[in-house]
Model confidence (mean pLDDT): 75 of 100. This is a predicted structure of a 402-nucleotide RNA (Bacterial RNase P class A) from a Pseudomonadota bacterium.
RNA sequence: GAAGCUGGCCAGGCAGCCGCUGCGCAUCUUCGGAUGCGGAGAGGAAAGUCCGGGCUCCACAGGGUAGGGUGACGGCUAACGGCCGUCCGCCGUGAGGCGAGGAACAGGGCCACAGAGAACAGACCGCCGAUGGCCCGGAUCCGACGGCGCGCAGGCGCCGCGAGGUUCCCUCAAAAGGGACCGGGUCCGCGGAUCAGGCAAGGGUGAAACGGUGCGGUAAGAGCGCACCGCGUCCGCGGCAACGCGGACGGCAGGGCAACCUCCACCCGGAGCAACACCAAAUAGGCAAGCGAUGACGCGACCCGCCGAGCUUGCGGGUAGGUGGCUUGAGCCUUGAAGCGAUUCAAGGCCUAGAGGAAUGGCUGCCCACGACAGAACCCGGCUUAUCGGCCAGCUUCUCCC
Numbered sequence: 001g002a003a004g005c006u007g008g009c010c011a012g013g014c015a016g017c018c019g020c021u022g023c024g025c026a027u028c029u030u031c032g033g034a035u036g037c038g039g040a041g042a043g044g045a046a047a048g049u050c051c052g053g054g055c056u057c058c059a060c061a062g063g064g065u066a067g068g069g070u071g072a073c074g075g076c077u078a079a080c081g082g083c084c085g086u087c088c089g090c091c092g093u094g095a096g097g098c099g100a101g102g103a104a105c106a107g108g109g110c111c112a113c114a115g116a117g118a119a120c121a122g123a124c125c126g127c128c129g130a131u132g133g134c135c136c137g138g139a140u141c142c143g144a145c146g147g148c149g150c151g152c153a154g155g156c157g158c159c160g161c162g163a164g165g166u167u168c169c170c171u172c173a174a175a176a177g178g179g180a181c182c183g184g185g186u187c188c189g190c191g192g193a194u195c196a197g198g199c200a201a202g203g204g205u206g207a208a209a210c211g212g213u214g215c216g217g218u219a220a221g222a223g224c225g226c227a228c229c230g231c232g233u234c235c236g237c238g239g240c241a242a243c244g245c246g247g248a249c250g251g252c253a254g255g256g257c258a259a260c261c262u263c264c265a266c267c268c269g270g271a272g273c274a275a276c277a278c279c280a281a282a283u284a285g286g287c288a289a290g291c292g293a294u295g296a297c298g299c300g301a302c303c304c305g306c307c308g309a310g311c312u313u314g315c316g317g318g319u320a321g322g323u324g325g326c327u328u329g330a331g332c333c334u335u336g337a338a339g340c341g342a343u344u345c346a347a348g349g350c351c352u353a354g355a356g357g358a359a360u361g362g363c364u365g366c367c368c369a370c371g372a373c374a375g376a377a378c379c380c381g382g383c384u385u386a387u388c389g390g391c392c393a394g395c396u397u398c399u400c401c402c
Base pairs, nucleotide, nucleotide: 001398002397003396004395005394006393007392008391009390010389012367013366014365015364016363017362018361020041021040023038024037025036026035027034028033043373047384048383050382051381052380053379054378055272056271057270058269067268068267069266070265071264072086073085074084075083076082087101088099089098090097091096102263103262107261108260109257110256111255124203125202126199127198128197131196132195133194134192135191136189137188138187139186140185141184142183143182145160146159147158148157149156150155165181167180168179169178170177171176211229212228213227214226215225216224230252231250232249233248234247235246236245237244238243276324277323278322279321286315287314288313289312290311291310295307297305298304331350332349333348334347335346336345337344338343368371
């Protein structure tokens, strides 16, 4: 210098004039308010309303079921699905980033398309064809051997050895020998790859193919054997733990999905400021007491009991309306201490919107980097989403110069 990573901060500024909503003071007042002065007046997300809590009302003996949520380990916190630290996995050269990250021998279910085969699998292409056949080629041997049985005999049958024709030709009296053809036995072949069969190395399909790489081995192969890696069991060491490191043994058992049901552990009562509380018209209705007609009922004229339209007084619920809830709060700033950190503690200082159809705006002038997303409505802690541009700090990679 270039390209990045992480964390934090700012969100046009200044001045003048006119407005708006609370607050304080003063004056005036028809007590409703008005006027003047002073001071305050949107955000980092006020948003989405996703999660958690405070607060309020209702419900509630305890426990369970249903339903919902969370899910590595340790910590922080009022609480959380948040945050911090650590572990593991994946990504990145790196600073760093991302991860709902318990259990798949408790059980059930699913794995589309493609593919031969998707779970106690499979053989499409392929490799082999050791072994047993077949075919081809070669060598050698056998076919006038032996035994038994039957038959008068020619001969026929059976058994053994490794296999068993008198079909033809030559030498030839015969025996015997030679040759051809045919059939058969045994052996051989860097034979064929044809059948049975063996294999799963390689190809191919897929998100995923029943451990990976290499060497040996084999007909070809294969944890078949061995080494290393992975995995499992056990032991030792380190760590609070998740987990890591090392050693021994095991030849591999155990594919994936739980963001499908499910199991395990833990958490959750419901509704929400239009909550809720207080004051309280008119009208209508309610309750209580008293009075109550030549009234009704009780045999009922009188007395007595009871009812009774209506009248008077009192009470109460509740609507309109008004007030509170409402902003002093798990608050903010500075400093110090503990902690790697989230965070906590201590001291000092500060008060910083509170409307209720809903204020926070308009005009002018100057400056420049020419101004994004956006607007409180009970409050707070988070998450997520939107956002012109800029500043600061730490760190990484590459290049150049000294």

It is recorded under the gene name rnpB.